[in-house]
Context: one part of a larger RNA
RNA sequence: UUGGGCGUAAAGGGUUCGCAGGUGGCCUUUUAAGUUGGAUGUGAAAUACCCGGGCUUAACCUGGGGGGCUCUACGAAACUGGUCAGCUUGAGUGCAGGAGAGGAAAGCGGAAUUCCUAGUGUAGCGGUGAAAUGCGUAGAUAUUAGGAGGAACACCCGUGGCGAAGGCGGCUUUCUGGACUGUAACUGACACUGAGGCACGAAAGCGUGGGGAGCGAACAGGAUUAGAUACCCUGGUAGUCCACGCCGUAAACGAUGAAUACUAGGUGUUGUCGGGGUCAAAGCCCGGUGCCGCAGCUAACGCAUUAAGUAUUCCGCCUGGGGAGUACGGUCGCAAGACUGAAACUC
Numbered sequence: 001u002u003g004g005g006c007g008u009a010a011a012g013g014g015u016u017c018g019c020a021g022g023u024g025g026c027c028u029u030u031u032a033a034g035u036u037g038g039a040u041g042u043g044a045a046a047u048a049c050c051c052g053g054g055c056u057u058a059a060c061c062u063g064g065g066g067g068g069c070u071c072u073a074c075g076a077a078a079c080u081g082g083u084c085a086g087c088u089u090g091a092g093u094g095c096a097g098g099a100g101a102g103g104a105a106a107g108c109g110g111a112a113u114u115c116c117u118a119g120u121g122u123a124g125c126g127g128u129g130a131a132a133u134g135c136g137u138a139g140a141u142a143u144u145a146g147g148a149g150g151a152a153c154a155c156c157c158g159u160g161g162c163g164a165a166g167g168c169g170g171c172u173u174u175c176u177g178g179a180c181u182g183u184a185a186c187u188g189a190c191a192c193u194g195a196g197g198c199a200c201g202a203a204a205g206c207g208u209g210g211g212g213a214g215c216g217a218a219c220a221g222g223a224u225u226a227g228a229u230a231c232c233c234u235g236g237u238a239g240u241c242c243a244c245g246c247c248g249u250a251a252a253c254g255a256u257g258a259a260u261a262c263u264a265g266g267u268g269u270u271g272u273c274g275g276g277g278u279c280a281a282a283g284c285c286c287g288g289u290g291c292c293g294c295a296g297c298u299a300a301c302g303c304a305u306u307a308a309g310u311a312u313u314c315c316g317c318c319u320g321g322g323g324a325g326u327a328c329g330g331u332c333g334c335a336a337g338a339c340u341g342a343a344a345c346u347c
Base pairs, nucleotide, nucleotide: 003319004318005317006316007301008300012315014200015199017197021193022192023191025087026086030082031081033080034079035076036075037074039072041071049065050064051063052062053061054060090190091187092186093185094183095182096181097180102176103175104174105173106172107171108170109153114148115147116146117145118144119143120142124135125134161168162167205246206245207244208243209242210241214240215239219235220234221233222232257314258313259312260311261310262309265292266291267290268289269288270287271286296303297302320347321346322345329340330339331338332337
């Protein structure tokens, strides 16, 4: 191991695609593998189960009965499977539209910080709870003009939008993915899920080569303190940025796997469409995204058509705390390490 569970108690894989497998819409024909009917033999006895009997009772002993499983041939044809012919509601394609920080590459822009050069100008600047380290008469800070360079894009910005997730925000161009609405022309179940597998995957980190303004692990100094290997301050190297290649982890969170159907409402917002109509509009339908709330569910908190409600299908995972996400082995990695993953012992 049955069972019961997985928002917060242990438990949803970080995310998609998808082979095998599992599951699968409406209608017709046929088959008889599953299913089902009676029949025949078999299925030893004891044990076990049910109804009785005997030892004072029980254990024990004993009589009767029923059940299960396998095979054989003969029937049944609703359902599942196979087969034949169809259907259009699921799914996909076409056509017509508009929305969007979806992705990649190239170019451009302004504000700000820093640095350099020149001018004006003079004794302070900076920093803090208060200070000091630090910078400054070799002319700083402040201010004006010019230049260099890197990184990030104020306002717009919105429980707004897009993306499978990670994530995506200045402007323009090129290339490119997806979703949505309307229509109903086409295909005709082509679908759902998905062990392995492929791909993507923040930050940090690693390799090679660039780049380096600001910020800033480590480090140094100044403070604070009993001490201060910190919090605060002055500096500052890796890194942060780019190209290519690795790593593959996060509170990768909605702590809530994917799909389908059904089950009161109310109120925002976003993208359309149709009808109607007018100076705008109220209102209806579809797709997202929020809040409130009924039934129901829940240990409670709360969830509540974006379910944690009612059901079905498929996958992943849990089974007392510690030891331990450790040891060992294996696979992967340049390494860091990742994935898989115990036991003794102890409470």
Molecule: small-subunit ribosomal RNA, central domain
Organism: uncultured bacterium